Predicted 3D model of a 1701-nucleotide part of an RNA (large-subunit ribosomal RNA, half A) from Natronomonas sp. LN261. The sequence was found in a public genome assembly. It matches the Rfam family "Archaeal large subunit ribosomal RNA". Rfam 15.1 lists 2,955 matches to the family in 1,139 species. Model confidence (mean pLDDT): 82 of 100.
Context: one part of a larger RNA
RNA sequence: CCACCUGGUGAAUAGCUCGGCUCAGGCGCCGACGAAGGACGUGCCAAGCUGCGAUAAGCCUAGGGGAGCCGCACGGAGGCAAAGAACCUAGGAUCUCCUAAUGGGAAUCCCCACCGCAAUUGCUUCGCGCAAUGGGGAACGCCCCGGAUUGAAACAUCUUAGUAGGGGCAGGAAAAGAAAGCGAAUGCGAUGUCGUUAGUAACCGCGAGUGAACGCGACACAGUCCAAACCGAAGCCUUCGGGCAAUGUGGUGUUCGGACUGGCUAUCAUCGGGCGAACGGUUUCGAGAAGUCUCCUGGAACGGAGCGCGAUACAGGGUGAAAGCCCCGUACCGGAACCAACUAACCCGUGCGUCAGCUCCAGAGUAUCGGGGAUUGGAAAUUCCUCGUGAAUCCGGCAGACAUCGUCUGCCAAGACUAAAUACGUCCUGAGACCGAUAGCGAACAAGUAGCGUGAGCGAACGCUGAAAAGCACCCCGAGAAGGGAGGUGCAAUAGGGCUUGAAAUCAGGUGGUGAUAGAGCGACGGAGCGCAAAAGGUCCGCAGCUAAACGACCGAGACGCGAGUCUCCAGUAGAACGCUGUGGAAGCCGGUGUUCCGUCGUACGUUUUGAAAAACGAACCAGGGAGUGUACUUGUCUGGCGAGUCUAACCCGUUCAUCGGGGAAGGCAUAGGGAAACCGACAUGGCCGCAGUCUUACGACCAGGGCCGCCGUGUUCAAGCGCGGGGAGUCAGACGGGUACGACCCGAAACCGGGUGAUCUAUGCGUAGACAGGACGAAGCGUGGCGAAAGCUACGUGGAGGUCCGCUAGAGUUGGUGUCCUACAAUACCCUCUCGUGAUCUACGUAUAGGGGUGAAAGGCCCAUCGAACCCGGAAACAGCUGGUUCCGACCGAAACAUGUCGAAGCAUGACCUCCGUUGAGGUAGUCCGUGGGGUAGAGAGACUGAUUGGGGGCGUGGACUUCGAGAGAAGUUCACCCUCCUGUCAAACUCCGAACUCACGGACGCCGUUGACGCGGGGAGUCCGCUGUGCGGGGUAAGCCUGUGCAGCGUGAGGGAGACAACCCAGAGCUGGGUUAAGGUCCCCAAGUGUAGACUAAGUGCGAUUGAAGGUAGUCUCGAGCCCAAGACAGCCGGGAGGUGAGCUUAGAAGCAGCUACCCUCUAAGAAUAGCGUAACAGCUUACCGGCCGAGGUUCGAGGCGCCCAAAAUAAUCGGGGCUCAAGUCUACCACCGAGACCCGGCGGCACGCCUUACAGCGUGCUUCCGUAGGUCGGCACUCCGGUUGGGUGGAAGCUCGGGCGAGAGUUCGAGUGGACCAAUUGGUGAAGAAAAUCCUGGUUGCAGUAGCAGCGAUAGUCGGGUGUGAAUCCUGACGGCCAAAUGAGCAAGGGUUCCUCGGCAAUGUUUGUCAGCCGAGGGUUAGCCGGUCCUAAGACUCACCGCAAUUCGAAUGAGUCAAAUUGGGAAGCUGGUUAAUAUUCCAGCGCCGUUGUACAAUCAACGCCGACGCCUUAGGGUCGACCGAACCGGGCUUUCGCCCGGUCGAACUGUCAAAAUCCGUGGAAGCCGUAAUGGCACGAAGCGGAUGAACGGCAGGACAGCGUAAGUCGGUUCAACCUGGGGCCCGUGAAAAGGCAAGUACAACGUCCGUACCGAGAUCCGACACAGGUGCUCAUGCCGGCGAAAGGCAAGGCCUGU
Repeated sequence: CCACCUGGUGAAUAGCUCGGCUCAGGCGCCGACGAAGGACGUGCCAAGCUGCGAUAAGCCUAGGGGAGCCGCACGGAGGCAAAGAACCUAGGAUCUCCUAAUGGGAAUCCCCACCGCAAUUGCUUCGCGCAAUGGGGAACGCCCCGGAUUGAAACAUCUUAGUAGGGGCAGGAAAAGAAAGCGAAUGCGAUGUCGUUAGUAACCGCGAGUGAACGCGACACAGUCCAAACCGAAGCCUUCGGGCAAUGUGGUGUUCGGACUGGCUAUCAUCGGGCGAACGGUUUCGAGAAGUCUCCUGGAACGGAGCGCGAUACAGGGUGAAAGCCCCGUACCGGAACCAACUAACCCGUGCGUCAGCUCCAGAGUAUCGGGGAUUGGAAAUUCCUCGUGAAUCCGGCAGACAUCGUCUGCCAAGACUAAAUACGUCCUGAGACCGAUAGCGAACAAGUAGCGUGAGCGAACGCUGAAAAGCACCCCGAGAAGGGAGGUGCAAUAGGGCUUGAAAUCAGGUGGUGAUAGAGCGACGGAGCGCAAAAGGUCCGCAGCUAAACGACCGAGACGCGAGUCUCCAGUAGAACGCUGUGGAAGCCGGUGUUCCGUCGUACGUUUUGAAAAACGAACCAGGGAGUGUACUUGUCUGGCGAGUCUAACCCGUUCAUCGGGGAAGGCAUAGGGAAACCGACAUGGCCGCAGUCUUACGACCAGGGCCGCCGUGUUCAAGCGCGGGGAGUCAGACGGGUACGACCCGAAACCGGGUGAUCUAUGCGUAGACAGGACGAAGCGUGGCGAAAGCUACGUGGAGGUCCGCUAGAGUUGGUGUCCUACAAUACCCUCUCGUGAUCUACGUAUAGGGGUGAAAGGCCCAUCGAACCCGGAAACAGCUGGUUCCGACCGAAACAUGUCGAAGCAUGACCUCCGUUGAGGUAGUCCGUGGGGUAGAGAGACUGAUUGGGGGCGUGGACUUCGAGAGAAGUUCACCCUCCUGUCAAACUCCGAACUCACGGACGCCGUUGACGCGGGGAGUCCGCUGUGCGGGGUAAGCCUGUGCAGCGUGAGGGAGACAACCCAGAGCUGGGUUAAGGUCCCCAAGUGUAGACUAAGUGCGAUUGAAGGUAGUCUCGAGCCCAAGACAGCCGGGAGGUGAGCUUAGAAGCAGCUACCCUCUAAGAAUAGCGUAACAGCUUACCGGCCGAGGUUCGAGGCGCCCAAAAUAAUCGGGGCUCAAGUCUACCACCGAGACCCGGCGGCACGCCUUACAGCGUGCUUCCGUAGGUCGGCACUCCGGUUGGGUGGAAGCUCGGGCGAGAGUUCGAGUGGACCAAUUGGUGAAGAAAAUCCUGGUUGCAGUAGCAGCGAUAGUCGGGUGUGAAUCCUGACGGCCAAAUGAGCAAGGGUUCCUCGGCAAUGUUUGUCAGCCGAGGGUUAGCCGGUCCUAAGACUCACCGCAAUUCGAAUGAGUCAAAUUGGGAAGCUGGUUAAUAUUCCAGCGCCGUUGUACAAUCAACGCCGACGCCUUAGGGUCGACCGAACCGGGCUUUCGCCCGGUCGAACUGUCAAAAUCCGUGGAAGCCGUAAUGGCACGAAGCGGAUGAACGGCAGGACAGCGUAAGUCGGUUCAACCUGGGGCCCGUGAAAAGGCAAGUACAACGUCCGUACCGAGAUCCGACACAGGUGCUCAUGCCGGCGAAAGGCAAGGCCUGU
């Protein structure tokens, strides 16, 4: 690592079902007499459900019932019941609070008021006296308002659709309804519903679509009353009081019209009233037959065996397994209640009808008409609305699907009622080819529960012990109610409490195999080792022989070849797979199975794609769920019935009651077509051919169906012709294949529309409140001085303005670090830095604005973590030409990626291509050849055209430029271009004088296919319309693994062999299995086959066969060719010579062969330059050319070819596939052998097609030429659920599950063993929620990663030691030491939370560790008010009623009347100090006070106006307490020998009385310049001064208080001064709430002062943020000390903490 076993985890499977779903029948309203629904209570113990309501799992009465009972819920305790309980039915009583909610208000609490129908109606005796309405209800009904997605492949009319949704209203049904109707016949006779008419008439961008009626068939049936004419009080109602009524009560009367007048008839229609059945149905009850006989198994009999019985009852359920006879029931029979039914029948009252006559009556802003609109199938001709117009009166009117006129037909509008047949399902009952716990309702269970959300709203999961609890007594281990052992019960405990079965993923242990020399789709095939083997399988090996296909030798002999080797004979011999026989052997032996090794082959699966192992997408794994279905219409095939016909629909009848049988022809389709229509209207056969078939003398004859003619109908039409049709097959049902409409195979948007829910976040407004240390600058004004005639200016001071400045004051903001964090502390945080900080400032609470809307100093910002249109639910399964997925097996055939059209290009339709069926009946034709025609390409060409084009020669000529000559005209010349011509050299897809291969048509021949039916024809079903590669030929492009054509082939859809690997390159088209031979390609090893043969080249590892290598270069080497030199001696080398005129001349300082210029001669020679190079200053010197000698044979130059070489640089060592290879294992040539595939050959076996034979199966035969296959078509099977028939199995062990064996090509199936403990299967015919690996699928479970990563941060770094408790202590308690905060981490409140508070007992979970601890778990306890708050008042604002609007409303602006709205922080009658509890206190207690109301007593005499309540910002003065500080005294403590020093303390309320400042007023006074302030200022309208009155504090003093507190002392003085009180000034385009209430009037005493809140937290753990979350959250203590300007920093008290766990 793999497998198995034993267990765990887990909860699939199987079995079960108190639940659903669907259908059918029944039945169908409740409510002011307070509903539906809810809240809160209610039990001895009581959390939930159920019941009930303070009479509370119940009370009373009647009936039933008959022994037990006290609900689910089986416990403890205690009760009830034969004096009849429980339970059931009926009636009654009680019935808290909310709710229409109804006295007002609030909101399930309660408050106010004080007895009330609130509001709206009717009546009214005018009293809410009597009545009514209101609200609810699942769907159904009527009326009103009324979308959008969508469809139209876009979109606007149209459609979706009068649907969804909203508003109003009613009932058990509703609505409609008794013709001013339909219709056109021999007419019908209210309405509704069903079938049909009919997808018809009709409408419609005449697109998509929409869509009646009459009539007929059925169900059910039912008809009536007013107004008026006429009469005129004869009347009606009543609560008995009265009311209505001449503007008419009543009578009459109502379309077969009536009244009136006059006759006839005589009580039947109708209406009103009374009484009141039955059939039947529903529910419920009674009675209701027959075995509990024997034996066996078993825990148990309902099983098996045997013997009986019942049946108008064998439906079903239960009982310890499967029961006609055990129990309940069932069939039949019967009772009661209700429905049937305010019914039928009957009774009472009313009065029907008919004839004649003439007068009267018979529904008005109506009928009709016009304009506009909505609606409808309604078109000119539906219905309605609106604006206008506007009749008639029976001698009349309306309608009859265009108008008008006339006739004809029908009817009588403008008033009203009306059962049944019909719809629906909250509810009750029954049933089911429905589901069976991921299913079926969301819900079988505490289910609309838990949970989530502010809210509207969203919304789960969870079934099973056993026959019976017999639910494990006792004992042991343990800290133990944990857990375990032992034991007992039971058939079973692996049935032990989420307990039937108990799969898989997965985990642990064990066993078998294997394991660190080794390259990984995990396997398949073959071989081998080890292990297993009870059953369900029985083969295998050796030897010998037989049979024997393809194929096929060795050796030997002969011949051939340079050679490898080959050929002939031996010999198609030996051999050879499968198979058969005999004999011997093997029982772990063979097959099998588990595992490992070796060999060969081999990159999963699904999808999308031209192409996937892909580094394209999907899946962690397992189990379960998961996608072509239904209806209607239509089309085709098959099967069946009937057949010129065929079928019923609704409905009805019967019945064993959703089955089945019978009826029902209304109607549909067919039977006749043609035509726009009017209209007209066809061969039951004349001729010929002829397949199958029959007959045959095998020639042929007849010939169904079929074909060709002829003829006929009709339309067009002068005619001719042409179009369509004609010699009868349909129709109904079922199954299946398609189409259309619907969600239409399944999942998937972003969006659109409707109705609601949200301003607890945030934006803005409004109301009421609150906050802003400290410092700085120093505006106006004013004063004094100076200057000035004045206006005024100026210096200094005073003063204190400001969208002023500084500022980590509080508070608000958020600039930069683009820091930290970024699965965070945090779904926006932390740290530093930064901005504002008296204002357009910030904040709290209350309140308003709502979704095409708000709000917005404007960013498309914000409107509950959501915003370029919120959220929730609905239309809704929106639509999606787009993505993904789409589930068992096999057989036959088998594509297309093209054309045309397309708002078409990712899609469709038609054609082409595929498939299946039918039909026809004899030809067809891809190949080869021949013949006859067609063609203009490849190539070629230029003297054959068009056009392009190199160089040169000649030439009159034309034009330009230039040169020369000339005075000029001009001339001459040169040159360029054009033209002509000659020579020369080149080209063309759109050139051709020519011209193949090739190809097309027709004919013929061969071949091939075809009666096993080709070629055709008709029909059903598709898929496909992204293609790609190679190659031939093109076009574009520098090119491309580029784009775009075309022919062929291939991949696509194709496996196998080769090319290292490699869709398309080479070979080759795979049914399965075995044996052989070859192809491509190979033969040194990896690796099967040659280190093969005869030659050559390469030296570069070139190369080892596509996978580069250029220009250029190369005395690398081989081959070939040409020129030249060479025995008269070449080339190279060596030896020798290489001279003289002369140092040539010139130049030069010099120039001597060799700086430069000019010239480059002559001589001797075998040869030797007036010098090719080195060298010198110049010489010199050394070489060379040139010559001779030695040597002795080729040399040299150029050109061409082969193989090489240089050129040659890439990123982690490299590589021809590797090793490696050199007369090769490289390259070239020629050859000989061998290997090598699924190709080819052969044996065996299948499938398919066809034939023969068979009822069929089976069998036999044919196929040189059947069997690869994606999309797709066709055909046959396997498995699953349930139902009917038949046949079986099962406690002597079903299903399921686990392991193992066999069969089948496979889907699958069968057998054995174990587990399990009650059902199951086969066959046949049906039925369908009928097959899973994938959908980032859904639900559940479970792994790996992994005991891994991560976690140590903060300017708040905090602990350590000792003791205690305890099974156990870093963490709990405690002591000491050590630390931290201190404008907080302290103290007091509000919101919010809701018991978290306190005590005791616990530690399974919660607590990021631990835990003896706890905000955790269990139990108990705890919140005490006249004076704290609510309660009262009013604010922004909200609501109710009235009124009006609206189609309507629960909607709406104003107005009126009224009500509500502030617990912090608006206004407001009244309490302080101390003590006390484990937990409360301004609440209890003690002491001392105060307010209101009422009463009693006394006093007083009291009107109104008015005032208070009652209010901004800035600044400033005075008074002033607490506190702090200073000084002193006293007390206590500490230190100290002393002196002394240090620390702490020295208290004391409300309340009552009293004191008085500022300010104002009065009196006096009388200032001409005084008085005065911080500043401004004041004054003869009266200053200063003096006197008096009113008048403040939470202030002083006294009392309170010989209360309390303190161990004690229990004082005094001063400074500065929060709070509190009283004044002054400034500012404003800002002027800064209201009401209740109070004042103006006492004293004493007494009584009363209800109700609600009050615990605790109030935050680095009780709130909002999912958390014991570094975030957020309003107010107060704001004067503790040092420090300092300071509420700053830093340090320290009081107090708290060491748990920012």